[in-house]
RNA sequence: AAACGAUAAUAGUAAACUUACCGAAAGGUAAGGACACAAAGCCAUAGGGUCUAAGGUCUUAUUGAAUUAUUAAGAUUAUGACAGCCUGGUUGCCGAA
Numbered sequence: 001a002a003a004c005g006a007u008a009a010u011a012g013u014a015a016a017c018u019u020a021c022c023g024a025a026a027g028g029u030a031a032g033g034a035c036a037c038a039a040a041g042c043c044a045u046a047g048g049g050u051c052u053a054a055g056g057u058c059u060u061a062u063u064g065a066a067u068u069a070u071u072a073a074g075a076u077u078a079u080g081a082c083a084g085c086c087u088g089g090u091u092g093c094c095g096a097a
Base pairs, nucleotide, nucleotide: 004095005094012037013036017032018031019030020029021028022027035084041090042089043088046087047086048085049082050081051080055077056076057075058074059073060072061071063069
């Protein structure tokens, strides 16, 4: 230095769930709480995957009245998310075998 990862040491993060707030939702933030984690630090403008569908588009029905609009349902779509789904990038603590 690279790789590796203890029944070591020191420090750290915090799933589910609850409450409050933000958001159309997915989800996020804060507090409580611990299932776990050696990167469960960061990057979603690296690739794949997953979730959501406000807005857009299309279809059907509806109400009007005039070539467009109202309302409802369905389909589709990321420009919204997830780094605690996988790979990747990047930074970093400790040192037994």
Predicted 3D model of a 97-nucleotide RNA (c-di-GMP-I riboswitch aptamer) from Peptococcaceae bacterium UBA4068. Rfam family: c-di-GMP-I riboswitch aptamer. Gene Ontology term of the family: cyclic-di-GMP binding. Rfam describes the family as follows. GEMM was predicted in a large-scale screen for bacterial structured RNA regulatory elements. The source organism's lineage runs through Bacteria, Bacillati, Clostridia, Eubacteriales and Peptococcaceae.